[in-house]
RNA sequence: UGAAAAAGGCAAACCCGUCGUGAGACGGGGGCGCAAAGUCAGAGGUCUCAAGAGAGACAGCUCGGCCGCCAGG
Repeated sequence: UGAAAAAGGCAAACCCGUCGUGAGACGGGGGCGCAAAGUCAGAGGUCUCAAGAGAGACAGCUCGGCCGCCAGG
């Protein structure tokens, strides 16, 4: 640095089950895609609950921190 190849990996929508008021989460099926689609709610953002104060969700929205496979230089 990520055009090609290769080892291994992850898994959107949708369906089923469980949990949650909800956003959503987890397990199974599935496979749209992903070179960090590994990880951390730090900044922004979006969303949910709440009259509000506030409390939460999203790392597969962007940036940032940390760690890492393969190949090339």

This is a predicted structure of a 73-nucleotide RNA (c-di-GMP-I riboswitch aptamer) from a soil metagenome. The coordinates come from a structure-prediction model, not an experiment, and the mean pLDDT is 84. Of the family's consensus pairs, 100% are formed in the model.